[in-house]
RNA sequence: AGAGUUUGAUCCUGGCUCAGAACGAACGCUGGCGGCGCGCUUAAAACAUGCAAGUCGUACGGGAGCGGCAAAGCUUGCUUUGCCAAUGCUCUAGUGGCGAACGGGUGAGUAAUGCGUGGGCAAUCUGCCUCCGGGUAGGGCACAACUCCGCGAAAGUGGAGCUAAUUCCAUAUAAUGUUAUGUAUCGGCUGGAUAUGUAACCAAAGGCGGUUGAGGCUUGCAAGCCGCUGCCCGGAGAUGAACCCGCGUCCUAUUAGCUUGUUGGUGGGGUAACGGCCUACCAAGGCGACGAUGGGUAGUCGGCCUGAGAGGGUGAACGGCCACACUGGGAUUGAGAUACGGCCCAGACUCCUACGGGAGGCAGCAGUUGGGAAUCUUGCGCAAUGGGCGAAAGCCUGACGCAGCGACGCCGCGUGAGCGAUGAAGGCCUUCGGGUCGUAAAGCUCUGUUGUUGGGAACGAACCGACCGGGUAGGAAAUGCCCCGGUUCUGACGGUACCCAACGAGGAAGCCCCGGCUAACCCCGUGCCAGCAGCCGCGGUAAUACGGGGGGGGCGAGCGUUGUUCGGAAUUACUGGGCGUAAAGGGCGUGUAGGCGGUUAUGCAAGUCAGGCGUGGAAUCCCACGGCUCAACCGUGGAAUUGCGUUUGAAACUGCAUAACUUGAGUACAGGAGAGGAGAGCGGAAUUUCCAGUGUAGCGGUGAAAUGCUCAAAUAUUGGAAGGAACACCGGUGGCGAAGGCGGCUCUCUGGCCUGAUACUGACGCUGAGGCGCGAAAGCUAGGGGAGCGAACAGGAUUAGAUACCCUGGUAGUCCUAGCCGUAAACGUUGGGCACUAGGUGUGGGAGGUGUCGACUCCUUCUGUGCCGAAGCUAACGCAUUAAGUGCCCCGCCUGGGGAGUACGGUCGCAAGACUGAAACUCAAAGGAAUUGACGGGGGCCCGCACAAGCGGUGGAGCAUGUUCUUUAAUUCGAAGCAACGCGAAGAACCUUACCGGGGUCUGACAUGCUUGGGAAAACUCUAUGGAAACAUGGAGGUGUUCGUAAGGACGCCCUUGCACAGGUGUUGCACGGCUGUCGUCAGCUCGUGUCGUGAGAUGUUGGGUUAAGUCCCGCAACGAGCGCAACCCUUACCCUUAGUUGCCAGCGGUUUCGGCCGGGCACUCUAGGGGGACUGCCUCGGAUAACGGGGAGGAAGGUGGGGACGACGUCAAGUCAUCAUGGCCUAUGGUCCCGGGCUAGAAACGUGCUACAAUGGCCGGUACAAAGGGUUGCGAUACCGCGAGGUGGAGCCAAUCCCAAAAAGCCGGUCUCAGUUCGGAUUGGAGUCUGCAACUCGACUCCAUGAAGCAGGAAUCGCUAGUAAUCGCGGAUCAGCAAUGCCGCGGUGAAUACGUUCCCGGGCCUUGUACACACCGCCCGUCACAUGACCUGAGUUGGGUGCACCCGAAGUCGCUGGCCUAACCCUGUUUCGGCAGGGAGGGAGGCGCCGAAGGUGUGCUUAGCGAGGGAGAUGAAGUCGUAACAAGGUAGCCGUACCGGAAGGUGCGGCUG
Repeated sequence: AGAGUUUGAUCCUGGCUCAGAACGAACGCUGGCGGCGCGCUUAAAACAUGCAAGUCGUACGGGAGCGGCAAAGCUUGCUUUGCCAAUGCUCUAGUGGCGAACGGGUGAGUAAUGCGUGGGCAAUCUGCCUCCGGGUAGGGCACAACUCCGCGAAAGUGGAGCUAAUUCCAUAUAAUGUUAUGUAUCGGCUGGAUAUGUAACCAAAGGCGGUUGAGGCUUGCAAGCCGCUGCCCGGAGAUGAACCCGCGUCCUAUUAGCUUGUUGGUGGGGUAACGGCCUACCAAGGCGACGAUGGGUAGUCGGCCUGAGAGGGUGAACGGCCACACUGGGAUUGAGAUACGGCCCAGACUCCUACGGGAGGCAGCAGUUGGGAAUCUUGCGCAAUGGGCGAAAGCCUGACGCAGCGACGCCGCGUGAGCGAUGAAGGCCUUCGGGUCGUAAAGCUCUGUUGUUGGGAACGAACCGACCGGGUAGGAAAUGCCCCGGUUCUGACGGUACCCAACGAGGAAGCCCCGGCUAACCCCGUGCCAGCAGCCGCGGUAAUACGGGGGGGGCGAGCGUUGUUCGGAAUUACUGGGCGUAAAGGGCGUGUAGGCGGUUAUGCAAGUCAGGCGUGGAAUCCCACGGCUCAACCGUGGAAUUGCGUUUGAAACUGCAUAACUUGAGUACAGGAGAGGAGAGCGGAAUUUCCAGUGUAGCGGUGAAAUGCUCAAAUAUUGGAAGGAACACCGGUGGCGAAGGCGGCUCUCUGGCCUGAUACUGACGCUGAGGCGCGAAAGCUAGGGGAGCGAACAGGAUUAGAUACCCUGGUAGUCCUAGCCGUAAACGUUGGGCACUAGGUGUGGGAGGUGUCGACUCCUUCUGUGCCGAAGCUAACGCAUUAAGUGCCCCGCCUGGGGAGUACGGUCGCAAGACUGAAACUCAAAGGAAUUGACGGGGGCCCGCACAAGCGGUGGAGCAUGUUCUUUAAUUCGAAGCAACGCGAAGAACCUUACCGGGGUCUGACAUGCUUGGGAAAACUCUAUGGAAACAUGGAGGUGUUCGUAAGGACGCCCUUGCACAGGUGUUGCACGGCUGUCGUCAGCUCGUGUCGUGAGAUGUUGGGUUAAGUCCCGCAACGAGCGCAACCCUUACCCUUAGUUGCCAGCGGUUUCGGCCGGGCACUCUAGGGGGACUGCCUCGGAUAACGGGGAGGAAGGUGGGGACGACGUCAAGUCAUCAUGGCCUAUGGUCCCGGGCUAGAAACGUGCUACAAUGGCCGGUACAAAGGGUUGCGAUACCGCGAGGUGGAGCCAAUCCCAAAAAGCCGGUCUCAGUUCGGAUUGGAGUCUGCAACUCGACUCCAUGAAGCAGGAAUCGCUAGUAAUCGCGGAUCAGCAAUGCCGCGGUGAAUACGUUCCCGGGCCUUGUACACACCGCCCGUCACAUGACCUGAGUUGGGUGCACCCGAAGUCGCUGGCCUAACCCUGUUUCGGCAGGGAGGGAGGCGCCGAAGGUGUGCUUAGCGAGGGAGAUGAAGUCGUAACAAGGUAGCCGUACCGGAAGGUGCGGCUG
């Protein structure tokens, strides 16, 4: 730091996903040790049991025990009783004091009564602690404990009596305190501080130790003195707390208004204290778009996680603050609480009960149940640290220190190290050679962490106290208090850490992954199954993606998975994004708040900047150093804490204030253009209707028609009338307006704009959330109007259908008035303003200038409106002074696609509906621009027997042949539009043959190797028996080469046994090679370098000409090149030359059998070698002077002369596993041999052919002329036989020699005379021939007889452009023969037509559109049907929360209170002097009142669940109907609106170009 994923590819936009880090985690597999941490995130659910707050006897009175003596009882060492000292020690229920408000837990509530940060308190309190000043006098009354009597099951409690105190009460004393009131000074001038007056008021408690004990007495006490410790008053401090203020502190506007103690004032009350905190009265305020009120969620911060940072997330552990303690309410005590382990009341729950009544609160530590994916021991200790009490010892302390459990996390260690190659065995793979696991193992040599055993053994401990010694201000003194030194005492962890020794490699490795991202590959199994998957995606028989194995990669006592957070994500963009077409500019204006704002000067100092000070707790993070063996962890110091406050200063910029300016803005003046707006009036053309005339049969309409109109007179035409709507030409990327929009003419009213020159105002400006106004068409309400047009509707067509397109009609509507609606592709898909940044060229309006007599031209300038272009920008397209460039200001809007502009709620509307506007669920894309193709019922250019023009066919008939289908035991298999179908097959009776039936055989019919046994009797030949044959069983003949010591061996061969293996026309042509078809002999297909483009790509290869051709020429950011084209090759046409046998015969000769037959010759033909020839070379015309084309000459041949071979890059997963080759799989239902059958079947269909339908013909007779082939298992002549097929026979020929061999059409002559015929020959009967082992299934041919269909072929369709079509015969391959009419060749005769490229088909090039790329046989829309899950609505129903009103009203504070009760103080009386009685003051119970929790009633709001039924939408390999969209998508599409229709949709009106 990025990567994967939209496409055929590309760039961009944009979402999804991954790699990282983290965690209080959980789950799966696995698990050796230690250290340090962490451990109910859920039910603030309920809790058994134990413990978690006590302590002080030096505050107090008692009680009990301990000591000594004596007695008694006996159980003989205990119990009881009495006495002594009245002291000492121990324990202590109670009174009293302090603590219990700390410490510990939890996060429910709380969006501010909270928290953080910084301030204020002149508005406050503060126990214990520290310092300072002063004081501590003398009295009094009670109540517990205790005793007695009661009640109660218990908890507990009542009455009577006694008593102490550091309990309680009054009095004394008292200021520097408090209150009231003065004065003066200072001050932040609110209730502040200091000084000074006056008046009133307020205190106390003792305890312990030492000493002395002269004096006083009761002779061991008190007083005194000293010390310690308390107590009271006051001041100061420290600490803690209360209150107030500024700033910060989540989501929601589908919550917009909230508030009556509410906001303020006055008086009073209350508090430690300010305050509506409370109350009475008065006023009517207060809060809110800078988000009040409401709803939801949430403890908060230091921090923690992440991140480069800014941020985002989070608030476990540790630390600060807050809140809570079963739920709700309340006060009391106290320095402090509205009190977790206190109290009262109400409620829920649990427990006890004698049923009367009581008790309880683990969100303390352990622990239990429950919930949950999930979270520990009912441990040890107060040794340390800290806390409470105490003078102290000490006691208490689940705070804390430790241990236990848990891989929950972090950190560290180990599971061994070295050597070791026959690279062992074994596994896996293999191309069978080998490779790999792998120095890995074994083996040898070591080590000893850890482990086990044994031994040693800590730090943490300092205190306090005790003992010993010493010191000392004060004081009379001390052994006291206080201080110093020494000794001693104290360890839960724990016999733990740590150290030593012994033993012994011994006890200690797993988990995930291996298609890409992403490091790591093979085999087997499986066969869209089973399964995997984070995304893309794997799996349908060769899966590196599933499962297993081997191997490899990663991490390692862990490894993976899941969940969550941040990151990557610049994917909410402050740092740091966008809005023409990707999501995104409001339809347009006006203007409020707000934001922003010209020039100059002065001042201020809020923002801003600089310095200082305070604060920013500790811990954490970072740095340095240090301590545990290291690390984690811990300690010390530093840095940092980006903030806030305060202070000093600066004054450029912003701001504020003041003064000024004119350039922004505006006003006045003079001109100007205009479909700008509103109202009124006027006009002509046209349509329609009506009236009248002329006139007669149609009109109208369409692709073609029909509906419709018309003899009742239409259409047409002439004249007249009526009425409504719209304004031709001018008219123009012309004008005006903010937009919507505005078009005949005139008048009235009216808005804005432009230009010019001067004057004036003096920043008056820009934008604009809300608000207000305007706003096409359609639509709505009411009333008019209604010519034309025209949703709906009706009819006619079209069609498979046609709820459409087309036609004929036609209602709303379109028009007017008044009022609604408020939306459009309301678009420049581009918000407004200002400034800046090359130009060129049109056009509208104005002004100025130059030239001119002038029309006018040219120049300058302002303002509009277009086009083209620079820089720049942009993903590209494109934009470009009218910006999409460069900047500033303000507003609106966007954040993946679908769901959805939907639902719910709200606002508006008469309605239609508009505005605002989600979620569940679902997908991995949806998009933009451009590229290359392909396609188009897009365009242009051009080819081709493509059409047209012709000739002949096919399709009809019969037959042949191939195919389908059917049949069959089998009818073997393949080929399937063109490009399968007389194709593989250039030869199916057996064989072939692969199929079927039957019979055999099994290392096999065939190859190689090893092996067992045998053989010379082998092989081979002949033969017998059985059998259909194969085969089986026999017989006869036959008897290899070589070495040799002559025993035998070796080689070869054969039979035989067994094993490796053979064999397979079995499967996969979608695993392949090779070969082939096809587009197509079409003219194309590419590359290198350069250039252009971000890129895919483009250029070249396009363009202008030309060609059969990407053929050539010219031009050109291209220049060249390759594969194709052409040429080179073969053949054919002409000539020359060479050579003449088997060919030829002109001339010469011979012969006569009249035949080149013979001599001879090689001239000619011919044969087959070599050359020549043709190249637009020549002329002319056209053309750019080129390429080239037209014509001509010459020539055998003329513009590639004809024909052939030759087939670019590629396409069709085209064809072939059955030619061959070959990977994988399969193989005893298989291989192989044999016989027979089948491939030849036959209702039907198709293709390709043959023969015909006749007279351009048939038949008969005569007669002429080829080429190219073949021939020894062959061709086979003459001759003879047969009507013939053929037979007999065998000359000649291994071929320019002989043979096949007759060419046929043709020509000559004759006959037939239009008929199912003398056409046609199928079919059938008979008789034969030939081949062959064999013609039954199933051959060909011959003869005789038979004589079918067929009289020219519907729709449709094929071939051919010249030696071609047509027609005629000949040959060959295969082959015994032949089903050949097929195929491949050969020659003979030998045409017609092409105007032309509109159309059909195929193709090439350019261009255009595209939503296609499996590429139009594409893509794709909606209804319906089925399934699944989520959502909305729904009569209602069940819960939760909450507002308001009323009722009831506990505890409790406060207030009132006749009567009742009452120790201290006062008064009076009385007294036996202890008191008693009465009264007062004060207090209390009770009662009443205000407030008041829970509860109840009523009525709203809100939220969640369920709900018959209803609704739309989503998803789902192969359902139904259509074809809406993408190409002109076959009616261009889309937007708004209205109506209609099974559905997509159609139509009307207006708009847009996407």
Source information:
Predicted 3D model of a 1554-nucleotide RNA (small-subunit ribosomal RNA) from a marine sediment metagenome. Rfam family: Bacterial small subunit ribosomal RNA. The coordinates come from a structure-prediction model, not an experiment, and the mean pLDDT is 83. The sequence is in RNAcentral, with records from SILVA.